c-di-GMP-I riboswitch aptamer from a Clostridia bacterium, 88 nucleotides, folded computationally. It was read from a public genome assembly, where an Rfam model found it. NCBI's taxonomy places the organism under Bacteria, Bacillati, Bacillota, Clostridia.

[in-house]
Parts: sequence; structure tokens; C1' cells
RNA sequence: UCGCGAUAAGGGCAAACCCGUCGAAAGGCGGGGGCGCAAAGCCAUGGGUCUACGGCGCUCGUAGCGCUAUGAUCGCCAGGCUGCCGCC
Repeated sequence: UCGCGAUAAGGGCAAACCCGUCGAAAGGCGGGGGCGCAAAGCCAUGGGUCUACGGCGCUCGUAGCGCUAUGAUCGCCAGGCUGCCGCC
């Protein structure tokens, strides 16, 4: 340096849920809280999934249904970039 990730050391992050807040929503952010994670660090590039304000269409004795990301998700997968330690 590269591969690999153990019974190690120092640590790190933080699910659900609750409170507050932003958002049309999905979801984000802050605090609490820990399900877990060797990249559960970062990137929305490809795929998947979620939402549908807006747009389009349908219906129309009546505000409903469908389609659609420019939105979201990196703790869904893949890919890219970067990182701690060392039984091996």
C1' cells in the first nucleotide's frame, strides 16, 4: 500500500417511538431515545421504492379517481469518492 473484517483498542453513527419545527406530502432539521450498522461517512450517476403541490385526463346533483417528478429516500440495490484499527 492492497485485500480482508476477528474474540481487539479507541471510538463513531443512530432505527422505531416521543417533543418541537419546516414542507402540500413523502420526508428533512433540532432535542430525547437506541433497532441496529465496519463505512448506517459523502455523492441522486443508473435502477428501485415513496409522495403528487403543480400539470394533464376522466367524472360531475360535486370535489373524487387515474397518470406524471422538477420533490424525497445513500439505514433499498449498484456505482463513484473518502476514512479508524489490524487477529490475518